[in-house]
Context: one part of a larger RNA
Molecule: small-subunit ribosomal RNA, 5' domain
Organism: uncultured bacterium
RNA sequence: GAACGAACGCUGGCAGCGUGGAUUAGGCAUGCAAGUCGAACGGGAUUGACCUGAUAGCAAUAUUGGGUCAUGAGAGUGGCGAAAGGGCGAGUAAUGCAUGGGCAAUCUAUCCUUGAGUUCGGGAUAACUCAGCGAAAGUUGAGCUAAUACCGGAUGUGGUUACGGCGGGGCAUCCUGCUGUUACUAAAGAUGGGGCUCCUUCGGGACCUGUCGCUCUUGGCGGAGCCCGUGUGCCAUCAGCUUGUUGGUGAGGUAACGGCUCACCAAGGCUUACGGCUAGCUGGUCUGAGAGGACGAUCAGCCGCACUGGGACUGAGACACUGCCCAGACUCCUACGGGAGGCUGCAGUCGAGGAUCAUUCGCAAUGCGCGAAAGCGUGACGAUGCGACGCUGCGUGGAGGACGACGGCCUUCGGGUUGUAAACUCCUGUCAUGGGGGAAAAAUGUAUUGGAUGUUAACAGCAUCUGGUAUUUGAUGGUACCCCAAGAGGGAGCCACGGCUAACUCUGUGCCAGCAGCCGCGGUAAUACAGAGGUGGCGAGCGUUGUUC
Numbered sequence: 001g002a003a004c005g006a007a008c009g010c011u012g013g014c015a016g017c018g019u020g021g022a023u024u025a026g027g028c029a030u031g032c033a034a035g036u037c038g039a040a041c042g043g044g045a046u047u048g049a050c051c052u053g054a055u056a057g058c059a060a061u062a063u064u065g066g067g068u069c070a071u072g073a074g075a076g077u078g079g080c081g082a083a084a085g086g087g088c089g090a091g092u093a094a095u096g097c098a099u100g101g102g103c104a105a106u107c108u109a110u111c112c113u114u115g116a117g118u119u120c121g122g123g124a125u126a127a128c129u130c131a132g133c134g135a136a137a138g139u140u141g142a143g144c145u146a147a148u149a150c151c152g153g154a155u156g157u158g159g160u161u162a163c164g165g166c167g168g169g170g171c172a173u174c175c176u177g178c179u180g181u182u183a184c185u186a187a188a189g190a191u192g193g194g195g196c197u198c199c200u201u202c203g204g205g206a207c208c209u210g211u212c213g214c215u216c217u218u219g220g221c222g223g224a225g226c227c228c229g230u231g232u233g234c235c236a237u238c239a240g241c242u243u244g245u246u247g248g249u250g251a252g253g254u255a256a257c258g259g260c261u262c263a264c265c266a267a268g269g270c271u272u273a274c275g276g277c278u279a280g281c282u283g284g285u286c287u288g289a290g291a292g293g294a295c296g297a298u299c300a301g302c303c304g305c306a307c308u309g310g311g312a313c314u315g316a317g318a319c320a321c322u323g324c325c326c327a328g329a330c331u332c333c334u335a336c337g338g339g340a341g342g343c344u345g346c347a348g349u350c351g352a353g354g355a356u357c358a359u360u361c362g363c364a365a366u367g368c369g370c371g372a373a374a375g376c377g378u379g380a381c382g383a384u385g386c387g388a389c390g391c392u393g394c395g396u397g398g399a400g401g402a403c404g405a406c407g408g409c410c411u412u413c414g415g416g417u418u419g420u421a422a423a424c425u426c427c428u429g430u431c432a433u434g435g436g437g438g439a440a441a442a443a444u445g446u447a448u449u450g451g452a453u454g455u456u457a458a459c460a461g462c463a464u465c466u467g468g469u470a471u472u473u474g475a476u477g478g479u480a481c482c483c484c485a486a487g488a489g490g491g492a493g494c495c496a497c498g499g500c501u502a503a504c505u506c507u508g509u510g511c512c513a514g515c516a517g518c519c520g521c522g523g524u525a526a527u528a529c530a531g532a533g534g535u536g537g538c539g540a541g542c543g544u545u546g547u548u549c
Base pairs, nucleotide, nucleotide: 001549002548003547004546006545007544008543009542010541013394014393015392016391017390018389019387020386026350027349028348030347031346032345035080036079037078040077041076047070048069049068050067051066052065053064054063055062056061087305088304089303096232097231098230099229100228101227102226103225106224107223108222111220112219115216116215117214118213119153120152121151122150128143129142130141131140132139133138158185159184160183162181163180164179165178166177167176168175169174189212190211191210192209193208194207197206198205199204233277234276235275240270241269242268245267246266247265248264249263250262251261252260280302281301282300283299284295285294286293287292307328308327309326310325311324330341331340332339333338358384360383361382362381366380367378368377369376370375397427398426399425400424407418408417409416410415431490433485434484435483436482437481441476445471446470447469448468449467450466451465452464453463454462455461493538494537495536496535497534498519499518500517504533505532506531507530508529514521515520
């Protein structure tokens, strides 16, 4: 000098963009952060309309019963999602990361794509009803019922297994194409439209067809797993370490190779090893002319973790942050028998700390999940708020104005300086203030009506493309921005002035009080202390402290 996720002191006008728990991976009250689908399923609270009966009333009307239609809450079965998104860096010096390769040793839901199929049956169970137990959390028994829930059979384009035949390829274990035989192996429906025929409980169904699904299969996108080379801290005041250890054979296990596990055999394997301390890694960030050095906040990629330790289940995917089980510590409830919980999600609270924000608004946009869609959910995200924490921009006025006013300070008492500074004159109107107008961010969606193409028996319907009309959606926000009004009116400080280092005098003090980054100042003329005037520097900041180069 530069830099910072900074802190502290004094001061503080506005805007934009960023950024903000670095310490106790300490404990947490409260609210929210993962749902969705009725076009998979049984059922249906409630509400409304119409028809009809009864009661009260003269009537309007009120109450109540039955039927039809619509509405569809809360829960349940089932599907998909919940493995994403979000947070943190405790652990980890290598089961990590970075980079380059390999898998002929692998898996992959959704999505795209190839081909084929979507057939015949069955028994349950939740919800619900009834009866219990328990303080609660919850739970037991009996009975009824549905499905795209569950189970069995058929078919096998195919796939897999085993055994052959004919080729092709590879560094190798081997891989691969065609083909023959054998064994095993699948499914589920939902919702629109049509009208020839048939059936009908007159609701509809069979039949044809569209869309969405389901099953098997081919290839792919994207994702994941495993292996290898190289690189990736400090300490030798750590020199030896190792028994599933190193290798082999066989078996098991895995999606898959492998001591991954086991039995047997051999005695090997490593050497900055082993041990200790520290640490998430990277793209990058800061500094520096560079080489380097230091760091790894925000953003992005990977890894790891989810009260502590262990374990598996489900699933395409987890050994699963807001799933389950066990143990432990802690907190809470209890009828003392037993239960409940996990903010390293967003806010917020206590604690510790020099130190770090709102218990805000919205799903309008972007994305994600579910859904045919409308839509619903989303503390992701978009916004607003707070903090001069940082960067950038703007302002606190401009021009003229000397008899160089007053005051202050200094003085050799002549004057000098503050100083064109002020006053005064003429202007301007940024920001702030008041008034008026007022966005972009919106793309969609719904209804209706045209056209074209495809599907089809079809001029239904549906899908895609393209028009018209009507209508709907903005948290921010009446914000940004624009216009008008008035008036210089509301808006400057901080540090330094001995040398390094830009900037000097007076007074007070008298080795005292004090200053100080280093050298050093102060003991009666202190440009070094304190105050004042003046000057210098930076400026909504300035200085100090800490840290890095």